Predicted 3D model of a 71-nucleotide RNA (transfer RNA) from a Candidatus Shapirobacteria bacterium.
The organism belongs to Candidatus Shapironibacteriota, within Bacteria.
Rfam family: tRNA. Rfam classes the family as a transfer RNA.
[in-house]
RNA sequence: GCGGGUAUAGUUUAGUGGUAGAACGAGAGAUUUCCAAUCUCUUGGCGAGGGUCCGAUUCCCUCUACCCGCU
Numbered sequence: 001g002c003g004g005g006u007a008u009a010g011u012u013u014a015g016u017g018g019u020a021g022a023a024c025g026a027g028a029g030a031u032u033u034c035c036a037a038u039c040u041c042u043u044g045g046c047g048a049g050g051g052u053c054c055g056a057u058u059c060c061c062u063c064u065a066c067c068c069g070c071u
Stems, first nucleotide, its partner, number of pairs: 001070007010024004018054001025043006047063005
């Protein structure tokens, strides 16, 4: 230099053109003499910019970060 892949919540991970789910975690409450465990509620997310579309996490382009291969 060229090509390919990945980017979703604090962490792990589904999803796929139609207002994004789960688990763990965190906070509060219940229970308990206390702790742990259990139960309930809450919390919080689509890497950045642009385009197409009635509508984009999803499709297209560029960039950023990381990984892999070739030279």

Model confidence (mean pLDDT): 81 of 100.